This is a predicted structure of a 102-nucleotide RNA (SAM riboswitch aptamer (S box leader)) from Peribacillus psychrosaccharolyticus ATCC 23296.
Rfam family: SAM riboswitch aptamer (S box leader). Rfam describes the family as follows. The SAM riboswitch is found upstream of a number of genes which code for proteins involved in methionine or cysteine biosynthesis in Gram-positive bacteria.
The organism belongs to Peribacillus psychrosaccharolyticus, within Bacteria.
It was read from a public genome assembly, where an Rfam model found it.
RNA sequence: CGUGUAUCAAGAGUGAACGAGAGAACUGGCUCCUAGACUUCACAGCAACCUCCAAACGGAAAGGUGCUCCUACCAGCAAAGCUAUGCUUUGGUUGAUGAAAU
Repeated sequence: CGUGUAUCAAGAGUGAACGAGAGAACUGGCUCCUAGACUUCACAGCAACCUCCAAACGGAAAGGUGCUCCUACCAGCAAAGCUAUGCUUUGGUUGAUGAAAU
């Protein structure tokens, strides 16, 4: 880097550094942001997977990853339904994360 797989509507912030954009790509919206976003570090927390306890539901948080604004921020493709040029549901595409294998 790639394939398959499980999950993604819950949960969880402070300080410092940096200095202009950020929310995966594109488009249309919307939100955050010099009252400092994003990113990085430290500590803390959460508990998705590995891990530990348990028949299981669940529980734990020492360790490994991960995560800690807004549903993966919403939608875009298809199907079905409805109170109908919209709304809702389901599935798909794409993305993120884990564990396992190659």